[in-house]
RNA sequence: GGGCUCGUAGCUCAAUGGUAGAGCGCCUCCUUUGCAAGGAGGAGGCUGCGUGUUCGAAUCACGCCGAGUCCA
Numbered sequence: 001g002g003g004c005u006c007g008u009a010g011c012u013c014a015a016u017g018g019u020a021g022a023g024c025g026c027c028u029c030c031u032u033u034g035c036a037a038g039g040a041g042g043a044g045g046c047u048g049c050g051u052g053u054u055c056g057a058a059u060c061a062c063g064c065c066g067a068g069u070c071c072a
Base pairs, nucleotide, nucleotide: 001071002070003069004068005067006066007065010024011023012022013021018055026042027041028040029039030038048064049063050062051061052060
């Protein structure tokens, strides 16, 4: 320098064009003498950045940034 894959909640990952969810973690409550386990509820994202396409973009296109991998 080039090819490919990836970037979404604190962490691990879904969502395959129609208002972004799950598990674990965090907070509150119930249960207990107390802890754990269990049960109920809640907070936390404008999806790496920008532009474009579209009535509508996490999703499609282009550029940039970053990570992994391969080639030189």

This is a predicted structure of a 72-nucleotide RNA (transfer RNA) from a Candidatus Methanomethylicia archaeon. The sequence is in RNAcentral, with records from ENA.